[in-house]
């Protein structure tokens, strides 16, 4: 320098164009003499810039970062 793949919450993860799923963690409440466990509720997320579309996490282009292969 070139080819390919990946980027979703603090961590891991599902999602083939129509209000983004779940787990752990975190907060509040209940339960307990107290802690743990358990239960209920809640906060928190689509790497960035543009394009297509009525509508984009999803499709297209570029950028950034990581992985892998070739040189």
């Nucleotide at each position: 320098g070139g080819g390919c793949c990946u980027a979703u919450a603090g961590u891991c993860u599902a999602g083939u164009g129509g209000u983004a799923c779940g787990a752990c963690g975190c907060g509040u409440c209940a339960u307990u003499c107290g802690c743990a466990u358990u239960g209920a509720c809640g906060a928190g997320g689509c790497a960035c810039c543009g394009g297509u579309c009525c509508g984009a996490u999803u499709c297209c282009g570029g950028u950034u970062a990581g992985g892998u292969c070739c040189a």

Model confidence (mean pLDDT): 84 of 100.
A computed fold for a 71-nucleotide RNA from a soil metagenome, annotated as transfer RNA.
The RNAcentral record of the sequence draws on MGnify.
Its Rfam family is "tRNA". Gene Ontology term of the family: triplet codon-amino acid adaptor activity.